The RNA shown here (Guanidine-I riboswitch aptamer) has 110 nucleotides and comes from Rubellimicrobium rubrum.
The sequence was found by an Rfam model in a public genome assembly.
NCBI's taxonomy places the organism under Bacteria, Pseudomonadati, Alphaproteobacteria, Roseobacteraceae, Rubellimicrobium.
[in-house]
RNA sequence: GGAGUUGACGGCUAGGGUUCCGGCGCCGUGGGGCGCGGCUGGUCCGAGAGCUGUCACCGCACGGGAGAGACAUCCCCGGCGGCGCACGGCGGGACAAAAACCCGGGAGAC
Numbered sequence: 001g002g003a004g005u006u007g008a009c010g011g012c013u014a015g016g017g018u019u020c021c022g023g024c025g026c027c028g029u030g031g032g033g034c035g036c037g038g039c040u041g042g043u044c045c046g047a048g049a050g051c052u053g054u055c056a057c058c059g060c061a062c063g064g065g066a067g068a069g070a071c072a073u074c075c076c077c078g079g080c081g082g083c084g085c086a087c088g089g090c091g092g093g094a095c096a097a098a099a100a101c102c103c104g105g106g107a108g109a110c
Stems, first nucleotide, its partner, number of pairs: 004110001007055006015045002020042002022039001023036005057082004062078004085105001087108001091103003
């Protein structure tokens, strides 16, 4: 000095906090108000290096279709198979807030 190169979206999970709901405490006759996430929760956020699905992509002496007579190529639909690897801060950013979210498969390590 160089390489390890990496498709998109959905559902969910580990994890995360506290707008809203619920819970707890105090106050109030009541509707309700204030405080607590130092409340297991519902809503909510949520992974490149977690799970899963769909699509895309790649392959096939597979099946069918289309255009002119047939075959092949190309194209379309379907079938089967493939889709690997991946240690990782500090700090900063967003929403109400936080995070394993985003900066970021970044810096760095190997």